A computed fold for a 71-nucleotide RNA from Candidatus Yanofskybacteria bacterium RIFCSPHIGHO2_02_FULL_50_12, annotated as transfer RNA. The organism belongs to Candidatus Yanofskyibacteriota, within Bacteria. It matches the Rfam family "tRNA". Rfam describes the family as follows. Transfer RNA (tRNA) molecules are approximately 80 nucleotides in length. By type it is a transfer RNA. The coordinates come from a structure-prediction model, not an experiment, and the mean pLDDT is 82.
RNA sequence: GCGGGUAUGGUAUAACGGUAUUACAUGAUCUUGCCAAGAUUAAGACAGGGGUUCGACUCCCCUUACCCGCU
Numbered sequence: 001g002c003g004g005g006u007a008u009g010g011u012a013u014a015a016c017g018g019u020a021u022u023a024c025a026u027g028a029u030c031u032u033g034c035c036a037a038g039a040u041u042a043a044g045a046c047a048g049g050g051g052u053u054c055g056a057c058u059c060c061c062c063u064u065a066c067c068c069g070c071u
Stems, first nucleotide, its partner, number of pairs: 001070007010024003018054001026042005047063005
């Protein structure tokens, strides 16, 4: 230099163009004499910038970080 892949709450993950999922963790309440465990509930995320579309995590382009291969 060229090609391919990955990027989603604090962590790990799912999502066939139509409300962004689940688990753990965190807060509150219940349960218990206390803790742990358990139950209910809440907050919390699409790497960045453009484009297409009525509508984009999703399709297209560029950039950034990381990984793999080639040279």